[in-house]
RNA sequence: GCCGGCGUAGCUCAGUGGCAGAGCGGAGUCUUCAUAAGGCUAUGGUCGCAGGUUCGAUCCCUGCCGUCGGCA
Repeated sequence: GCCGGCGUAGCUCAGUGGCAGAGCGGAGUCUUCAUAAGGCUAUGGUCGCAGGUUCGAUCCCUGCCGUCGGCA
């Protein structure tokens, strides 16, 4: 330099045009003499950035950035 995968909550990941989700974590609370375990409640996002397409974009297209891999 060329080609490809990935980028979504603090972490691990779903979701692939029509209200952004789960598990774990953290917080509060119940239970206990206390701790652990368990229950309940709420919690958390510029969907990497910028354009484009569309009535509508996390999703499709283009460029860039980051990361991983392949080729040279």
A computed fold for a 72-nucleotide RNA from a Candidatus Staskawiczbacteria bacterium, annotated as transfer RNA.